[in-house]
């Protein structure tokens, strides 16, 4: 210098699933005698749902064959998420850095 792998980093792309139900409080609006109705927000509880942060599980195969090792975008949903927006986001491309191995 260069190739491969691992980790970080720059930029771009990046899905899915209830604007669900109930309750306290609270902002706005309507009618009004008391109060009632509509709508938005925070929090709490419940049900339904999603899988592409993370996590967990298993096959073939391998081993020292009791048993163990070992994969995912598959499966499970603990976690996370479910109007728009924001945020997160596996993965793909891209910028650059560090380390290991080889030439």
């Nucleotide at each position: 210098u260069u190739g491969u792998c691992a980790g970080g980093u720059u930029c771009g792309g990046g899905a899915g699933a209830a604007u669900c139900c109930g309750g306290c409080u609270u902002g706005g609006g309507g009618c009004g005698a008391a109060g009632c109705c509509c709508u938005g927000a925070u929090c709490c509880g419940g049900u339904g749902c999603c899988g592409a942060a993370g996590g967990a599980g298993c096959a073939a195969c391998c081993g020292c064959c009791c048993c163990g090792g070992u994969a995912a975008a598959c499966u499970c949903u603990c976690a996370g998420g479910c109007g728009c927006a924001a945020g997160g986001g596996a993965c793909c491309g891209u910028u650059u850095c560090u380390g290991a191995c080889g030439a």
Model confidence (mean pLDDT): 81 of 100. The RNA shown here (Glycine riboswitch aptamer) has 103 nucleotides and comes from Rhodobacteraceae bacterium PARR1. Lineage of the source: Bacteria > Pseudomonadati > Pseudomonadota > Rhodobacterales > Paracoccaceae.